[in-house]
RNA sequence: CGAGCAGGUCGGGUAGUCGCGGAUGUCGGCUUCACGCCGGCAGACGAGGAAAGUCCGGGCUCCACAGGGCAGGGUGCUGGGUAACGCCCAGCGAGGGUGACCUCAGGGAAAGUGCCACAGAAACAUACCGCCUGUCUCUUCCGGUCUGGGUUCGCUGUUCUGGUGAGCAGCGGGCAGAGGUCGGGGCAGGUAAGGGUGAAAAGGUGGUGUAAGAGACCACCGGCAACCGGGUGACCGGUUGGCCAGGCAAACCCCACCCGGAGCAAGGCCAAAUAGGAGAGCGAUGACGUGGCCCGCCGAGCUCUCGGGUUGGCCGCUAGAGGUGAAGGGUAACCUUCAUCCAAGAUAGAUGACUACCCUCGACAGAACCCGGCUUAUAGACCUGCUCGCGAU
Numbered sequence: 001c002g003a004g005c006a007g008g009u010c011g012g013g014u015a016g017u018c019g020c021g022g023a024u025g026u027c028g029g030c031u032u033c034a035c036g037c038c039g040g041c042a043g044a045c046g047a048g049g050a051a052a053g054u055c056c057g058g059g060c061u062c063c064a065c066a067g068g069g070c071a072g073g074g075u076g077c078u079g080g081g082u083a084a085c086g087c088c089c090a091g092c093g094a095g096g097g098u099g100a101c102c103u104c105a106g107g108g109a110a111a112g113u114g115c116c117a118c119a120g121a122a123a124c125a126u127a128c129c130g131c132c133u134g135u136c137u138c139u140u141c142c143g144g145u146c147u148g149g150g151u152u153c154g155c156u157g158u159u160c161u162g163g164u165g166a167g168c169a170g171c172g173g174g175c176a177g178a179g180g181u182c183g184g185g186g187c188a189g190g191u192a193a194g195g196g197u198g199a200a201a202a203g204g205u206g207g208u209g210u211a212a213g214a215g216a217c218c219a220c221c222g223g224c225a226a227c228c229g230g231g232u233g234a235c236c237g238g239u240u241g242g243c244c245a246g247g248c249a250a251a252c253c254c255c256a257c258c259c260g261g262a263g264c265a266a267g268g269c270c271a272a273a274u275a276g277g278a279g280a281g282c283g284a285u286g287a288c289g290u291g292g293c294c295c296g297c298c299g300a301g302c303u304c305u306c307g308g309g310u311u312g313g314c315c316g317c318u319a320g321a322g323g324u325g326a327a328g329g330g331u332a333a334c335c336u337u338c339a340u341c342c343a344a345g346a347u348a349g350a351u352g353a354c355u356a357c358c359c360u361c362g363a364c365a366g367a368a369c370c371c372g373g374c375u376u377a378u379a380g381a382c383c384u385g386c387u388c389g390c391g392a393u
Stems, first nucleotide, its partner, number of pairs: 001389010012358007020046002024042007048364001052375002055373005060263004067294002070291001072259005077091005092106001093104004107254002112252002114248003128195002130191008143182005150175011203221006222244002224241007267315004277306006286298001288296002322341008
C1' cells in the first nucleotide's frame, strides 16, 4: 500500500421565526368543600437501530387457591449466563477456507415399522462382462505353429550293373493322418481383485501369496470393542484385538428436559341510557378450571340463540428484571457494590413549514402496556482488533 475477517458508533448539523403534543406550575371562573370542569399564561420533555416481522421468552391483568396424568406442542453435543428462552458466552465434534474466521434441524438406526426412484446382475443383498482350472469339440468344424512316422515328386552324393535302372542317405515341395500348443465355442467348478451402473456395491492404499484371486496374511490409515491415563463434561490420547455388509429419524418412532388458558380490544372505576327483554337446554347426576379424564372449587345459578340500550370520561399509561459512571470478580456472557439521573404517553392518534450557512448532499424508515432476544431492510461516514499478499527499513 492492497485484499479480507470480526466487533462497535453515528445515521444530516448549526442559528432564527412561526406552528404541533405536553408532565408540572400559576391566575381567573363554576362547584358548600374536595375531586373535577372551563378559560388564560409559563412550560421540563417529545419516535428507532431496527419503532418493522408478530417468530420466541417474560413482567402485568383476569379466569379459583393453577393440582395430577393423557392428548397436543417445543427444544435436542457439553458446561456456564439470565426473570426466562428456541437467546447469549466459552468449549467439544464434523465440514469449509492459505488464514483471521464461518456454518451445523449436533441425542438414538442393536425397541419396532418404513424408504433408497431410475440405472444396474444385484441395494440387509450379488455374479452381467471378465480372470483361472478341468473336460468335450460329438454326423460338426475354422486358423496358425511345432514334433514323429507314411506316401509321392524333384535335386545332390554314393554303391551295384554291359545298358536301362535299382538300393541307401540327405535336402526341398505336395497329399492324407496322429499328437502337442495358441486362439474360438459348449459344459462343470473356483473367484469378488479388474470393468460397467449408480448418491452409495463385502473399509482404503501398498505389498506377500495364489491356478486365478480375496484381511487369507503383513505395514500404515479408518470404523468398532476392551483396558489404561487426562478432563466437571461433551470428548481427547495411548495399548491390544482381524471384530469389519450401508444410508435416511429435516421419515413415523424411541429417549431426556420444558409448556394451565386468554390477553391492554387484558382488566377496573364513574356517568348515562334501555326492554328488571324473549326463547331453549341443564339443574347438586350441574357450571367452571378443559381438547378429554381424575381430582378440586363454587353452588342457585350456568350455557346457547334472538332482540334492545350505551359506542362518553377516567385509571391501567410509564420509576423500570431502567439509564450513565467508577471499583471489584470472571477467559467471556454477565454479576456485586457505590454514586448519580428521570429522558413521549397520543387516542379523529403529536415534532411540520420557511430563511441563512455548513456538509460526508442523506438510506431503511414513525412509539400506542412494558421489557430481554431473534429475523428482515438499510445511502454514507468513522473507530478498534486480527489475517493474507506486495514493497521498504

This is a predicted structure of a 393-nucleotide RNA (Bacterial RNase P class A) from a Candidatus Fermentithermobacillaceae bacterium.
The sequence was found by an Rfam model in a public genome assembly.
It matches the Rfam family "Bacterial RNase P class A". The literature on the family includes a 1998 paper in Annu Rev Biochem by Frank and Pace, "Ribonuclease P: unity and diversity in a tRNA processing ribozyme".
Lineage of the source: Bacteria > Bacillati > Bacillota > Candidatus Fermentithermobacillales > Candidatus Fermentithermobacillaceae.
The coordinates come from a structure-prediction model, not an experiment, and the mean pLDDT is 76.